Context: one part of a larger RNA
RNA sequence: ACCGGCGAGUUAUCAUGACAUGCGAGGUUAAGUGGAAGACACGGAGCCGAAGCGAAAGCGAGUCUUAAUAGGGCGUUUUAGUAUGUUAUGGUAGACCCGAAACCAAGUGAUCUAGCCAUGGACAGGUUGAAGUAGGGGUGAAACCCUAUGGAGGACCGAACCGUAGUACGAUGAAACGUGCACGGAUGAUCUGUGGCUAGUGGUGAAAUGCUAAUCGAACUUGGAGAUAGCUGGUUCUCCCCGAAAUAGCUUUUGGCUAGCCUUGAGAUUAGCUCCCCAGAGGUAGAGCACUGAAUGCAUAAUGGCCCCACACAGGGGUACUGAAUGUAAUCAAACUCCGAAUGCUGGGUGAGUAUGCUCAGGAGUCAGUGUAUGGGUGAUAACGUCCAUACGCGAGAGGAAAAGAAUCCAGACCGUCAGCUAAGGUCCCUAAAUUUGUACUAAGUGGGAAAGGAUGUGGAGUUGUCAAAACAGCUAGGAGGUUGGCUUAGAAGCAGCUACCCUUUAAAGAGUGCGUAAUAGCUCACUAGUCGAAUGACACUGCGCCGAAAAUGUACCGGGGCUAAGUACAAUACCGAAGCUACGGGUUAAUACUCAUGUAUUAAUGGUAGGGGAGCGUUCUAAGGGCGAUGAAGGUAGAUCGUGAGGACUACUGGAGCGCUUAGAAGUGAGAAUGCCGGU
Numbered sequence: 001a002c003c004g005g006c007g008a009g010u011u012a013u014c015a016u017g018a019c020a021u022g023c024g025a026g027g028u029u030a031a032g033u034g035g036a037a038g039a040c041a042c043g044g045a046g047c048c049g050a051a052g053c054g055a056a057a058g059c060g061a062g063u064c065u066u067a068a069u070a071g072g073g074c075g076u077u078u079u080a081g082u083a084u085g086u087u088a089u090g091g092u093a094g095a096c097c098c099g100a101a102a103c104c105a106a107g108u109g110a111u112c113u114a115g116c117c118a119u120g121g122a123c124a125g126g127u128u129g130a131a132g133u134a135g136g137g138g139u140g141a142a143a144c145c146c147u148a149u150g151g152a153g154g155a156c157c158g159a160a161c162c163g164u165a166g167u168a169c170g171a172u173g174a175a176a177c178g179u180g181c182a183c184g185g186a187u188g189a190u191c192u193g194u195g196g197c198u199a200g201u202g203g204u205g206a207a208a209u210g211c212u213a214a215u216c217g218a219a220c221u222u223g224g225a226g227a228u229a230g231c232u233g234g235u236u237c238u239c240c241c242c243g244a245a246a247u248a249g250c251u252u253u254u255g256g257c258u259a260g261c262c263u264u265g266a267g268a269u270u271a272g273c274u275c276c277c278c279a280g281a282g283g284u285a286g287a288g289c290a291c292u293g294a295a296u297g298c299a300u301a302a303u304g305g306c307c308c309c310a311c312a313c314a315g316g317g318g319u320a321c322u323g324a325a326u327g328u329a330a331u332c333a334a335a336c337u338c339c340g341a342a343u344g345c346u347g348g349g350u351g352a353g354u355a356u357g358c359u360c361a362g363g364a365g366u367c368a369g370u371g372u373a374u375g376g377g378u379g380a381u382a383a384c385g386u387c388c389a390u391a392c393g394c395g396a397g398a399g400g401a402a403a404a405g406a407a408u409c410c411a412g413a414c415c416g417u418c419a420g421c422u423a424a425g426g427u428c429c430c431u432a433a434a435u436u437u438g439u440a441c442u443a444a445g446u447g448g449g450a451a452a453g454g455a456u457g458u459g460g461a462g463u464u465g466u467c468a469a470a471a472c473a474g475c476u477a478g479g480a481g482g483u484u485g486g487c488u489u490a491g492a493a494g495c496a497g498c499u500a501c502c503c504u505u506u507a508a509a510g511a512g513u514g515c516g517u518a519a520u521a522g523c524u525c526a527c528u529a530g531u532c533g534a535a536u537g538a539c540a541c542u543g544c545g546c547c548g549a550a551a552a553u554g555u556a557c558c559g560g561g562g563c564u565a566a567g568u569a570c571a572a573u574a575c576c577g578a579a580g581c582u583a584c585g586g587g588u589u590a591a592u593a594c595u596c597a598u599g600u601a602u603u604a605a606u607g608g609u610a611g612g613g614g615a616g617c618g619u620u621c622u623a624a625g626g627g628c629g630a631u632g633a634a635g636g637u638a639g640a641u642c643g644u645g646a647g648g649a650c651u652a653c654u655g656g657a658g659c660g661c662u663u664a665g666a667a668g669u670g671a672g673a674a675u676g677c678c679g680g681u
Stems, first nucleotide, its partner, number of pairs: 001681006011093013026048003032042003052059002062074004096234002099231001103224006114198009123188001125157003128153001132149006161185003166181004200216001202212003209218001237616006247259005260366002262363006272354004276349005286339001287337002292333003296329005304321001305319005369394010399410003414586004419582003425576003428561003434573001436572006447563001453547002457544004462539005474531005480504003485499003510525001514523002587606008617670001619667007627659002635654005641648002
């Protein structure tokens, strides 16, 4: 891992409701007794109901409060209960099942290990050479020195023994801590055998929270015990009907309760919803500046500052300062409003359409939501951000489109059909359907990713110039004189700068457009003539394109092939295309009608998680009835059979002794999941 088996809403009691049955202003027994009996009979203690109110005494269709005959509260006037059974839910019990870490009690452990006690044992070999002693030297005597001797030491080197600082291997190991190499101690606070002592709120600890039997921030065993778990996981057959929520309030707030939303039953009933008509409240969008504030220009201009005259106060004049206020023009505002919609909301309607709505009672689930569009707050007018509101979807929704995709677009799946029509979206091939029709545009593979900005790309529709008195472009020629204007300057001659910008000759030529020189020179332009012979400039709008354009595995920004349309725009006609709609057949439910064996007909409905409701299938056992079986039961294998399904038959083979069916009843009643349990492979 797979296969097989086992594996989770039970039982008792009480309460509340639904359903069934009996009796009914009543209903009913309990323990117990008789009895073969769990049958039946007896047993009326007790319980519930028929009357309430008050704390109570108590009174009573009333009562309590109160001084009250007032008012008010709860009742009556509205009469059904009770017993048993089944079932749903709740309470009490382990209460659907498995799951803690922990807490407490009583015990068992020092054969591991820690320390201690008693009694034993072990330490190759080599080295060093303390004290002391002896002899000699030395001294007055010593001290002291030398040579021997001696054999001390938590001394040295190094085996056994004890232990690991390092490293390699080992890592489902040879080993639940090891092996190789290597290293530390090795006469000592040494190592070790045997026996003993200390026990969990404890012991022991050269102290690491270490060790206390592979277990230690509090051992293990058994018990309290099925501790508790607002938490996680799991919870087993089928079909049919309805079908949520992710919100509000309160809350030591990831939870709970109540409400909201769902479901089932009953009741009164037409209240409900949409559109239309009528009537309302309101201060949003917008707009505006009349208030409150913000804010710009101009005009008038107070106050204040500065300067002058005068100085004793006053006063007069000026001002490139300030600038209240007023006027005028143009603006801004969630917490401004002289105004002011659309929607939405409320009420009315003997208008239309539709079928909901309300009350009571039983059962829930939900309280992490999410995307899109729109109106906003927050953020950066960021986020698949966050917080509200309105709507829709997903959640709980399959099908078609978007290559692929919860939330986008189309569309809501009862079942069947080798029938048809369409939606979104498509029609060259992959790939169902147009290589369809018409008119344009695009040349960029734009289409098939992007901005500011840039550009004689190209199409459309305009405005305005020049031009056969010859334009625009090209070519040929001229482009002069006063004059090097004046000033400035080292120089300044058209061309550093300042200033002026005239006159003449002319077809035309600036006191000069650019390059250039130290300054001149030189080249060129404006302007003019000739040549040529028909168009040529400027501006704004607009369609489609171009540049701007660099990213990380691999083309990789059309799904691909590929496309010059198979791209884009505007039109047109066909076709394809879904579980949509239609056609045909069938199932279920509801309503209505007709029938009353209970069915037939019509219409509508029939996606679904949590969840509510209904109807069934199957397993084991029990009772009764009626059956099968060695002419082959159960079980097994196979098969083209019946049923909407759970499932049920039949036949063949196998198997070798028990087993179905009908009607009731009772449950150890259905497995794929629980890191489920046990076994097998």
Molecule: large-subunit ribosomal RNA, domain II
Organism: Bacilli bacterium